Notes:
A computed fold for a 477-nucleotide part of an RNA from a metagenome, annotated as small-subunit ribosomal RNA, 3' major domain. The prediction has a mean pLDDT of 84.
Context: one part of a larger RNA
């Protein structure tokens, strides 16, 4: 010097306190791990592994396991011979291939002999191919400590030297942010600000957006209007500037006024030296090693979805603040051409048939749904709860048996609020409530965004955890 103490001081964080809501008992859906299996492909294991890689395993995917199969190979350059390419159609096969048949002649140059580009068969070997290993050889990406306030460098001083000062103190701040001091003065990478969205105002622009006067009209429907809401582009606006206290006269802090906003206004992106030999060779690269008739490559079927149990994360529920039925109102963000599909008609229903429009502020996906009215249930395993099972269907799809989602009848399990223990949240948050997207033929209780309804609580910092400064002890580096 640095690490670590059940050492001391100071100060921070949904750390604990305060409050709401949950997980731990049900059933299900997903992920693990155990066990089974021919296989149940592989990796991720405290936070920081486990709705994770996977933003989508029926085949493909697919690496995994049975069988059928090829061996210059499914892919790439490079020689040599033939023959255009290509489409049809037959054998045998589960498919991969295999084995014949028929059709068929392009482009470029040419001395018309022929030659070359492209593809396509045979062959020879150079290679080629490996999601085989090694993440402890590695790039790259990434996660964590943490959006935590720290990490260092030049000189210069001090010390024999390892080092120290600078950064330590005294205030302050979210902050090594600023002020004072002071052998130190100064720099850098980090902080903050540049940057996006939102909040509020002009200005400019008015179609496919608006409608306030003025006619029309079921209806912004048509005329018209540019004001109003809204687009999308430029700009103005907060800076502790003003006032009053406090303080060192200083940073800065308490209050107030004006403001749409007030003291970083709110969120976002942005992640310093570094640590964890922390992940990932199965994104990709790429170093050693190993296979090379097989650790390569096709294909068919099965596996990945198995199931005495253990975990993890979530969905739906045990109701009356709640179910049912009927009626009615009010969003935001996004997506559409092998797409999105209105209107009609037929179906109890998924949905089917026809089809308008719209490469979209125009047309469609599109009735938001909780909420409002009414009305019915009346405390019970029910009009709560839907699990499991029977059956009859739609849809995609080459095919739903293993193994798809969705639909209508019947069936109606466990649950009556969950033990020890534990997780999330500071305001438009929690909690609740619906809606789109990506992936994708088809498939969401996940994941990524949207809007609506909208709370309670912070007395403080003893204590748990974690984290920074400063001091001390130390048989540790």
């Nucleotide at each position: 010097u640095g690490a670590c103490g059940g050492g001391g001081g100071c100060c921070c964080g949904c750390a604990c306190a305060a409050g709401c809501g949950g997980u731990g008992g049900a059933g299900c859906a997903u992920g693990u791990g155990g066990u089974u299996u021919a296989a149940u492909u592989c990796g991720a294991c405290g936070c920081a592994a486990c709705g994770c890689g996977a933003a989508g395993a029926a085949c493909c995917u697919u690496a995994c396991c049975u069988g059928g199969a090829u061996u210059u190979g499914a892919c790439a350059u490079c020689c040599u011979g033939g023959g255009a390419a290509u489409a049809u159609u037959u054998u045998c096969g589960a498919a991969a291939g295999u084995a014949a048949a028929u059709a068929g002649u392009g482009c470029c140059c040419u001395u018309c002999g022929g030659g070359g580009a492209a593809c396509c068969c045979a062959g020879a070997g150079a290679c080629a191919g490996g999601u085989g290993c090694u993440g402890c050889a590695u790039g790259g990406c990434u996660g964590u400590c943490g959006u935590c306030a720290g990490c260092u460098c030049g000189u210069g001083u001090c010390g024999u030297g390892a080092g120290a000062u600078g950064u330590u103190g005294g205030g302050u701040u979210a902050a090594g942010u600023c002020c004072c001091g002071c052998a130190a003065c100064g720099a850098g990478c980090g902080c903050a600000a540049c940057c996006c969205c939102u909040a509020u105002c002009u200005u400019u622009a008015g179609u496919u957006a608006c409608c306030a006067u003025c006619a029309u009209u079921u209806a912004g429907u048509u005329g018209g209007g540019g004001a109003c809401u809204c687009u999308a582009a430029a700009g103005a606006u907060a800076c502790u500037g003003c006032c009053c206290c406090g303080g060192u006269u200083a940073a800065c802090g308490g209050g107030g006024a004006g403001g749409a906003a007030g003291g970083u206004g709110g969120g976002g992106a942005u992640g310093a030296c570094g640590u964890c030999a922390a992940g990932u060779c199965c994104u990709c690269a790429u170093g050693g090693c190993c296979c090379u008739u097989a650790u390569a490559u096709c294909c068919a079927g099965g596996g990945c979805u198995a199931c005495a149990c253990a975990c993890g994360u979530g969905c739906u529920a045990c109701a009356a603040u709640g179910g049912u039925a009927u009626g009615u109102a009010c969003a935001g963000a996004g997506g559409g051409c092998u797409g999105c599909g209105a209107a009609c008609u037929c179906g109890c229903g998924a949905g089917a048939g026809u089809a308008a429009g719209c490469c979209a502020a125009u047309c469609c996906c599109u009735u938001a749904a909780a909420g409002c009215a009414u009305a019915u249930c009346u405390c019970a395993g029910u009009u709560c709860g839907g699990a499991u099972a029977g059956g009859a269907g739609u849809c995609u799809g080459c095919a739903a048996c293993u193994c798809g989602a969705c639909u209508c009848c019947u069936u109606g399990a466990a649950g009556u609020u969950g033990g020890a223990a534990u997780c999330g949240c500071u305001a438009g948050u929690a909690a609740u409530c619906g809606c789109g997207g990506a992936u994708c033929a088809g498939c969401a209780u996940g994941c990524c965004g949207c809007g609506g309804u909208g709370a309670a609580u912070a007395c403080g910092u003893u204590c748990c955890c974690g984290g920074g400064c400063c001091u001390u002890g130390u048989a540790c580096a």